[in-house]
Molecule: THF (Tetrahydrofolate) riboswitch aptamer
Organism: mouse gut metagenome
Formats: sequence, structure tokens, C1' cells
RNA sequence: GCAGAGUAGAAUUUGGUGCGUUAAGAGCUAAGUGGACGGGGAGUUGCCAUUUGGACGAAAAGAGAAAUCUUGCGGUGCUAAAUUCGCAUCCCGCUGC
Repeated sequence: GCAGAGUAGAAUUUGGUGCGUUAAGAGCUAAGUGGACGGGGAGUUGCCAUUUGGACGAAAAGAGAAAUCUUGCGGUGCUAAAUUCGCAUCCCGCUGC
């Protein structure tokens, strides 16, 4: 000098198990606070979490005396597996030549 590896995490699909269907959640948005970002250092206008607001917004049906159950529905939570992507960026390091 050239090439390469590796994280947190993200997305999709499937399985399991919940929640909502009396509308929460998810998504959008403003402000505040906090956090994380390959092995080391720095680190954003990007990312994540949370709080308080704002706008928007839906699929129910059947059984049962009832409790409730079943089938659906929700850009629904958690979890497992598979696949794909993957340090914003900068410097150093690591492996091979």
C1' cells in the first nucleotide's frame, strides 16, 4: 500500500404466547431528559428509550343463561428460529498478501 474479519442492533418470514377490538398498541409530529453506537479513542444534523403535548386512525362475526369460548381483524407486545442488512463518519489496532 491492497484485500478482509468482527459488535450493538435493524428488517422480513414462520412457530409459540399475550394484548386490544368499550381502541390501547404501532406509525406521524413538537419540546424536554437519558442512553447506545466493531478491540481502543473521538463521535453527529443520524439511531434508540422515556416524559409531556399535538394531529390522524380501525372489523367484526358466531356459540352460550352467564362466566366465557371459537373464528377473524390490528402496519399490536414479548419470545424462538431462519434469512438478509449492519460500526453515519474519522483515527488507531487485528488477519492475509